A computed fold for a 58-nucleotide RNA from Podarcis muralis, annotated as transfer RNA. Taxonomically the source falls in Podarcis (Eukaryota, Chordata, Gnathostomata, Amniota). Its Rfam family is "tRNA". Gene Ontology term of the family: triplet codon-amino acid adaptor activity. Rfam classes the family as a transfer RNA. From the family's description: Transfer RNA (tRNA) molecules are approximately 80 nucleotides in length. Its mean pLDDT, the model's own confidence on a scale to 100, is 81.
[in-house]
RNA sequence: UAGCUCAGUUGGUAGAGCAUGAGACGCUUAAUCUCAAGGUUGUGGGUUCAAAUCCCGU
Numbered sequence: 001u002a003g004c005u006c007a008g009u010u011g012g013u014a015g016a017g018c019a020u021g022a023g024a025c026g027c028u029u030a031a032u033c034u035c036a037a038g039g040u041u042g043u044g045g046g047u048u049c050a051a052a053u054c055c056c057g058u
Stems, first nucleotide, its partner, number of pairs: 003018004012049001020036005042058005
């Protein structure tokens, strides 16, 4: 660090739960199950082939 709460094992394709939307089931609602959407990782720079990760400012 996703709307909220938080992971990310020592630099290598950004994730989970809840919430939201759709679908399945169901007379209906709820519950349960499946899928989807949602991120310039507070911000501005630096290092590096490559930065959420290292360095500096704010």